Predicted 3D model of a 1405-nucleotide RNA (small-subunit ribosomal RNA) from an uncultured bacterium. The coordinates come from a structure-prediction model, not an experiment, and the mean pLDDT is 86. It matches the Rfam family "Bacterial small subunit ribosomal RNA". Gene Ontology terms of the family: structural constituent of ribosome and ribosome. Rfam 15.1 lists 42,628 matches to the family in 10,626 species.
[in-house]
């Protein structure tokens, strides 16, 4: 310190999310040990049971128990005995007296403190400063005086009533430091009269006067003394009260208050005071936010943040508040009292129903709520409280243990070597790789835990003894705890997980899964190759935790003080005036509120910080010091603010003179045009439209002429020109009026600027009365358009539109720009004024205002603004804070109503949203090309057939191709094969590749059988090399790695190809502009078939397209001459270049030459090119072909091949046989014959390029013919196929379903093939269908083209009307570039980028 998310990108605006840190935390998975902490945030909801507040016998009387002395009853053991009894006296029981110990009452202290809780309260509750001339203060401390002497009661108790109980009467007995009077008064305290000092004021202090009220308690001890008691001053603690300052939110809560404010008197408190009460007066409080209504206990602090804020107030300390709800008071110093008291109210308990008892927000604990929060612990040894003289007693304060990973912190869970880089496990391209020194092994250690063994500190006073300002001594006392700490021995042995691996944001593979099941903080992953889902291996990050969840800050400059904005993104109020506020010109002086400084007080401890210490460290704690940035009082400064009281003109205003103007408001006049009404003229249409129809017109329109009437508007002038705050003002005159503006410098003397509320003014519609009422024109009505047409066009028409007088209050009411000042280069129109100069028309200069354009700085996210700012400051006002819900709904206010004002949320989305690029698109604009239209020629759609498609049927009719760019396509040729389908048969390591192991010797060819066949049986014939081991080859059998698949995915590919399109584009590198996408080059004037060239230019230069190069063909020369060619010479002929030669000439194939806008003239810019010409076979790319840019179509294709993942594995392989691929109601693509006379038929000429050995076949014979026999040549410029045809010449036919045409169908043949049935061709006889030129409609083609005409091949045993190729005859048009179709350039709009087959609104489902 950011990032990620609106786009095809890009720059802003803006929301959303994430990364840090926190925590009384909950969950979810996991856990070894210790230390310090913390731990009901929910129901201030209920509570069982224990315990949390007593203590004093040194205040009193009793009771009780123990002793002691002692009196008395009575008497055991034991000893004597006369056996009757006797001493003796244990023990028992009863009185005195004393001693100790215990304690229910009386009494004193204390309970008002510590413990909890946070419900209420928005207050002087709390913080922080202050204040008393208005207060109280037990215990404690100093200091002063004091205690004399009486008196009467009650509890305890004994007896007794009621009552279930709790209690509660009643009689009688007694004490006291309990209670009461007198008496003293140093002094308090009341009232009264004066003095002396102080204060702002009320009035306070201080000494004296006389009156008047007012006191006490004893108790310990042999005593000293000692602890108490009375009253007084002071003081120290605590406490009450009053004030200034701060303390949430909501105006959709604007008016609130009758004890209310305030005076006077009484009353009441410790005390002020309406705190209460009588009476008077009418106040008080609010926009600086009163009342109301919601929340909330406040602060040191705590978290987070750079800070400033911003959130929070658990534990810990300060206050407050409150104790089961609400009220009340007693008692006390001190309460309106948590473990008191009365009263109601709810609960809950006892009950004999009559009545009683209770209050965990004390600690423990219980059930409940709740996602969640702990033991009914020990202990008074420490601090610390409360009694007591004191031991001692109480003390769930407090000290500790327990539970809990709640949280900080601190340790461990092993260290070192250790590659055979073990085994396992994942992955793989089988080679490896990884986990991985990791693990085993070996060496070494021992913190923790566990075992033994020693073991603390916290404890030192009181109190006891002894000397006596103060000392000294002896002795006891530990909950924690046999715990902490030390020592040994002992073993790597008992100790790791969790979260996450697409991006942000640190780490990636395989496997399942298939928009399912799931993930997800944002963006978003999943539809068959998922680094995003689930598992695993890996890995990366924290660690006794890790992750999610909730909440808070922060990132968010995204509430902007610091530190934001409002032309287009959310935002300027529709515009003026103006009250409060707020802000304000110059000069000096004076005061000190603000400001600055100095200083004292104060800002409690704990917290932060910083420093030195203390537990082994550290959390954690202990001491010092800093800081609390504040408030308060006072000393001093006067530059700025304010303030006061003077001055001044520059700001603003006033007088005074001048011109301009649709400024208003009211009254009067005007002419031209609608339209209407009376009259002539006139005769058939008018009107209206993209066409037309409603509609007007022979009862006379439109037209056209006179004369009227009635309303509304103001043509030219007229202009980005004028005037008003804005709306908004336009004939012309007259009246009354506002404001601006110039000159000039008399006057006022800061009078200003902005304006929340407030007041007026505000286009058009609309409302309300009352009038007008020509044209226009909502709603309506009719014609029309159209699928529909509640529209757009027509024809008609009604509020309305105009006047008065009201009311509505809003518009894209805009410059989408609030109003004022100031300042900050220029140029350049145009209104209104005024000054100045020149040889005065009339130029030039210069100022003021206003009202455009341009453009520098500067601003701006771009576009743009730019002295009329959207610059650069400075007041003031308004308004903004993601999108939708919505300017909606409830409330209110306002309207006569429509309605306006004000003005949310639930829910929901990640985006909406500005400028701007590129691109595509447009029934946008411009240039340009193209058989793209037109001008032409010929076809297709009509027929019959051929072939493909499609549907249909089928066991199957195999599969692909599907607008152009699928449909005589893949297929350059399905009877079997082909073949992928179908049916039945039949193999299972296979029809094919490799690799074992065995067995044979063969393969193979022939017979015969068996089968639909393929499979299968039998028999015969029939090999090579050898070292004689065997080997090469084959074949036949078995294991099983594996083959095989025309099975799927062309949306995993690769290769191919289609296509746009042979269209003229499509990049780059440098620079340069631009924040940036990206522009520029490539745009622009010409030109060209072309981004071809030239010129210009912020561009300059290169690359892949263009064109050339390359092939064919036109001319021509050289050179060769055989299978080809004969002009000349010779032979020779027959209907032969046959032969001898010959190279002349066709020809054939090498190789050259030709053309290049080279020359001329013109026109263009002197260019580049165009336009004519000469030459020339060929003229402006001569003609044709090959060549096909970046890249689109998830174009086509796993079925040419090639391939990666799935999928089949006695089947989705294989392999036969017979069947389909040819089926047929039907549509529809390209074709072929045709319809005839430019024409059918007979009868006779001239090519070119092919092709040929499982072949092309001459001749000859045969048949009408296909063709068949025999057979020559010829591997071919030699021989053959091979006849060209259309054409011409002759004849013939005579317009008709024919001598047109030729489908179908008998009938008999030929060929090829193992085989023509389903399914060939092809002859020959005979049969002779549709069909007379084809609707809408659509197609090709610009010159050797089109149209016609035949010949060849390729595939193939055989089978074209297709496809490829060849040559013969050989036209017509083309004005031109308006529309139709494709493209290419600029330019424009754009809410579109899947790109108009887009985006989107509404309705129903």
């Nucleotide at each position: 310190a950011g990032a990620g998310u609106u786009u095809g990108a890009u720059c802003c605006u803006g929301g959303c999310u994430c990364a840090g840190g926190a925590c009384g935390a909950a969950c979810g998975c996991u856990g070894g040990c210790g230390g310090c902490g913390c731990g009901c945030u929910u129901a201030a909801a209920a509570c069982a049971u224990g315990c949390a507040a007593g203590u004093c016998g040194a205040a009193c009387g009793g009771a009780g128990c123990u002793g002691a002395u002692u009196g008395u009853u009575u008497u055991a053991a034991u000893u004597c005995u006369u056996c009757g009894g006797a001493a003796a006296g244990c023990g028992a029981g009863u009185g005195a007296u004393c001693a100790g110990c215990u304690u229910a009452g009386u009494g004193g202290c204390g309970a008002a403190c510590g413990g909890g809780u946070g419900a209420g309260u928005a207050a002087c509750a709390c913080g922080u400063g202050a204040g008393g001339a208005a207060c109280c203060u037990g215990c404690c401390u100093u200091c002063g005086a004091g205690a004399g002497g009486g008196g009467g009661a009650u509890a305890a108790c004994a007896c007794u009533u009621a009552g279930a109980a709790a209690u509660a009467g009643g009689u009688g007995c007694u004490a006291a430091u309990a209670c009461c009077g007198c008496a003293u008064a140093a002094g308090a305290c009341c009232a009264c009269a004066g003095g002396g000092c102080c204060g702002c004021a009320u009035g306070g202090c201080c000494a004296a006067g006389g009156g008047g009220u007012c006191a006490a308690a004893g108790g310990a001890g042999c005593a000293a003394u000692c602890c108490g008691c009375u009253u007084g001053a002071a003081g120290a603690u605590g406490g009450a009260c009053u004030c200034g300052c701060g303390u949430c939110c909501g105006a959709u809560u604007a008016g609130c208050u009758a004890g209310u404010u305030g005076g006077u008197g009484a009353g009441g408190u410790a005390a002020u005071g309406g705190c209460c009460c009588a009476c008077c007066a009418a106040g008080g409080c609010g926009a600086c936010g009163a009342u109301c209504a919601g929340u909330a206990g406040c602060c040191g602090g705590c978290c987070u943040g750079a800070g400033a804020g911003g959130g929070c107030g658990g534990a810990c300390g300060g206050c407050c508040a409150c104790a089961u709800u609400g009220g009340g008071a007693c008692u006390g110093a001190g309460a309106c009292a948590c473990g008191g008291c009365c009263c109601a109210g709810a609960c809950u308990c006892c009950u004999a129903c009559g009545g009683g008892a209770g209050g965990c927000a004390g600690c423990a604990g219980u059930g409940g709520g709740g996602g969640a929060u702990a033991u009914u612990g020990c202990a008074c040894a420490a601090u610390g409280g409360g009694g007591g003289a004191a031991a001692c007693c109480c003390u769930g304060a407090u000290g500790c243990a327990g539970c809990g990973a709640c949280g900080c912190c601190g340790c461990g869970u092993g260290a070192g070597u250790g590659a055979a880089g073990a085994a396992g496990u994942a992955u793989u391209u089988c080679g490896g790789u990884a986990u991985g020194u990791a693990a085993a092994g070996c060496u070494c250690u021992a913190u923790c835990a566990g075992c033994a063994g020693g073991g603390a500190a916290g404890a030192a006073a009181g109190g006891c003894c002894c000397u006596u300002u103060a000392g000294g001594g002896a002795g006891a006392u530990g909950a924690c705890g046999g715990u902490a700490c030390c020592u040994g021995a002992c073993u790597a042995a008992g100790a790791a997980g969790c979260c996450c691996c697409g991006g942000c944001u640190a780490a990636c593979u395989a496997c399942g899964u298939g928009c399912c099941a799931g993930c997800a903080g944002c963006c978003g992953c999943g539809g068959u190759a998922a680094u995003a889902c689930g598992u695993a291996g890996g890995g990366g990050g924290c660690a006794a935790g890790c992750g999610u969840u909730a909440u808070c800050c922060g990132g968010a400059u995204u509430u902007a003080c610091u530190g934001g904005g409002u032309g287009u993104a959310a935002a300027g109020g529709g515009a003026g005036c103006g009250c409060a506020g707020a802000c304000g010109g110059a000069u000096g002086u004076g005061c000190a509120a603000g400001u600055c400084u100095g200083a004292a007080g104060u800002g409690a401890a704990a917290g932060c910080c910083c420093g030195c210490g203390g537990c082994u460290c550290a959390a954690c704690u202990g001491c010092g010091g800093g800081a609390c940035u504040g408030c308060u009082u006072u000393g001093g400064a006067a530059a700025c603010u304010g303030u006061a009281a003077a001055u001044c003109u520059g700001g603003a205003g006033u007088a005074u003179c001048g011109g301009a103007g649709a400024g208003g408001u009211a009254a009067g006049c005007g002419g031209a045009a609608u339209u209407c009404c009376u009259g002539g003229u006139g005769u058939a249409g008018c009107g209206g439209u993209g066409a037309a129809a409603u509609g007007c017109g022979u009862a006379g329109a439109u037209a056209u002429c006179a004369g009227g009437a009635a309303g509304a508007a103001c043509a030219c002038c007229g202009g980005a020109g004028g005037c008003g705050a804005a709306g908004g003002c336009g004939g012309c005159u007259u009246a009354c009026u506002g404001g601006a503006c110039g000159a000039c410098a008399a006057c006022u003397g800061a009078c200003g600027u902005u304006g929340a509320g407030g007041c007026u003014c505000g286009a058009a519609a609309g409302c309300g009365u009352g009038g007008g009422g020509a044209g226009c024109a909502a709603a309506c009505a009719g014609g029309a358009u159209u699928a529909g047409a509640u529209a757009c066009c027509c024809u008609g028409g009604u509020a309305g539109u105009c006047c008065a007088c009201g009311c509505u209050g809003u518009a894209a009411a805009c410059g989408a720009u609030g109003u004022g000042u100031a300042c900050c280069a220029g140029g350049u129109g145009u209104g209104g004024g005024g000054a100045g100069a020149c040889a005065a028309a009339g130029u030039c200069u210069u100022u003021c205002c206003g009202u455009g354009c341009c453009g520098u700085c500067g601003c701006a996210a771009a576009c743009g603004c730019a002295g009329u700012a959207a610059g650069u400051a400075c007041a003031c006002c308004a308004c903004c804070u993601g999108g939708g819900g919505a300017g909606u709904a409830c409330g209110u206010u306002c309207g006569c109503a429509a309605g306006a004002a004000u003005g949310a949320a639930a829910c929901u989305c990640a985006a909406a949203g500005g400028a701007a690029u590129u691109g595509a698109c447009g029934g946008g604009g411009a240039c340009c090309c193209g058989c793209a239209c037109a001008a032409g020629c010929g076809g297709u759609g009509g027929a019959g057939c051929a072939u493909g498609u499609g549907g249909u049927u089928u066991a199957a009719u195999u599969c692909g191709a599907a607008g152009c760019a699928a449909c005589g396509c893949g297929a350059a040729g399905a009877a079997c094969c082909u073949u992928a389908c179908c049916a039945g048969g039949c193999c299972u390591u296979g029809a094919c590749a490799u690799c074992c192991u065995c067995c044979u010797g063969a393969a193979u060819g022939u017979u015969c059988u068996u089968u639909a066949a393929c499979c299968g049986g039998a028999g015969c014939a029939g090999u090579c090399c050898u070292u004689c081991g065997g080997g090469a080859c084959a074949g036949g059998a078995g294991a099983g790695a594996c083959a095989g698949g025309u099975g799927g995915u062309g949306c995993a590919u690769g290769g191919u190809u289609g296509u746009c399109g042979u269209c003229a584009g499509c990049u780059c590198g440098u620079g340069u502009c631009g924040u940036g996408a990206g522009a520029u080059g490539u745009u622009g004037g010409g030109u060209c078939a072309a981004g071809u060239c030239c010129c210009g230019c912020a561009a300059c230069g290169a690359g892949c397209g263009c064109a050339a190069c390359c092939c064919c063909u036109g001319u021509u020369c050289u050179c060769a001459g055989u299978a080809g060619c004969c002009a000349g010479c010779a032979c020779g002929c027959a209907g032969a270049g046959g032969u001898g030669g010959g190279a002349a000439c066709u020809c054939u194939g090498a190789g050259g030459a030709g053309a290049c806008u080279g020359c001329c003239g013109g026109g263009g810019a002197u260019a580049a090119c165009c336009c004519g010409g000469a030459g020339g076979a060929a003229g402006g790319u001569g003609g044709g072909g090959a060549u096909g840019a970046c890249g689109u179509c998830a174009a086509a294709u796993c079925a040419u091949c090639a391939u990666g993942c799935c999928c089949c594995u006695u089947a989705c392989g294989g392999u036969c046989u017979g069947g389909g691929c040819g089926a047929c109601a039907c549509a529809c693509g390209u074709g072929c014959u045709a319809c005839a006379a430019u024409g059918g038929c007979g009868u006779a000429a001239c090519a070119a390029a092919g092709g040929g050995a499982a072949g092309c076949g001459a001749a000859u014979a045969c048949g009408c013919g296909a063709g068949u026999a025999u057979a020559a040549g010829c591997a071919a410029a030699c021989c053959u196929c091979a006849a060209a045809a259309a054409u011409a010449a002759c004849g013939u036919c005579c317009c008709a379903g024919u001598u047109c045409g030729g489908a179908c169908u008998g009938c008999a043949g030929u060929c090829u093939g193992c085989a023509a049935c389903c399914c060939g061709a092809c002859u020959g006889c005979a049969c002779g269908a549709a069909g007379c030129u084809g609707g809408a409609a659509u197609c090709g083609c610009u010159a050797g083209u089109a149209a016609u005409c035949g010949u060849g091949g390729a595939u193939c045993a055989g089978a074209a009307u297709g496809c490829c190729a060849c040559g013969g005859u050989g036209a017509a048009u083309a004005c031109g570039u308006u529309c139709c179709c494709g493209g290419g350039u600029c330019u424009u709009g754009c809410a579109c980028a899947c790109a108009c087959c887009g985006c989107c609104c509404g309705u129903c489902a």